[in-house]
RNA sequence: UCCUUAUGAAGAGUCGGGGGAGGAACCUGGUCUGACGAUCCCGCAGCAACCUUUAAGAAGGUGCUCAUUCCAGCAGCCAGAAGGCUGAAAGAUAAGGU
Numbered sequence: 001u002c003c004u005u006a007u008g009a010a011g012a013g014u015c016g017g018g019g020g021a022g023g024a025a026c027c028u029g030g031u032c033u034g035a036c037g038a039u040c041c042c043g044c045a046g047c048a049a050c051c052u053u054u055a056a057g058a059a060g061g062u063g064c065u066c067a068u069u070c071c072a073g074c075a076g077c078c079a080g081a082a083g084g085c086u087g088a089a090a091g092a093u094a095a096g097g098u
Base pairs, nucleotide, nucleotide: 002097003096004095005094006093007092013044015043016042017041018040022033023032024031027073028072029071030070045065046064047063050061051060052059053058069090074087075086076085077084078083
């Protein structure tokens, strides 16, 4: 890098330091968020339970801590319409393989 499988309506930061403009994966549209300092990096704290260990508690390897993967885009079904439901695709994480 690619492949397979599983999961996603739940949960968890008004913290300290650095830094200084966009960020929410990409494109389009919507929406939200950010100088009351976001995204990001470090520390600490917390959540969760995929893998390993353990008799268990728990520990370790990861992951995560605005909004359903923030929503839609493609296909099908329902509906007079607005819209709704299901699935796919893409992406994320874990485990295994290559």
This is a predicted structure of a 98-nucleotide RNA (SAM riboswitch aptamer (S box leader)) from Halobacillus aidingensis. The sequence was found by an Rfam model in a public genome assembly. Taxonomically the source falls in Halobacillus (Bacteria, Bacillota, Caryophanales, Bacillaceae).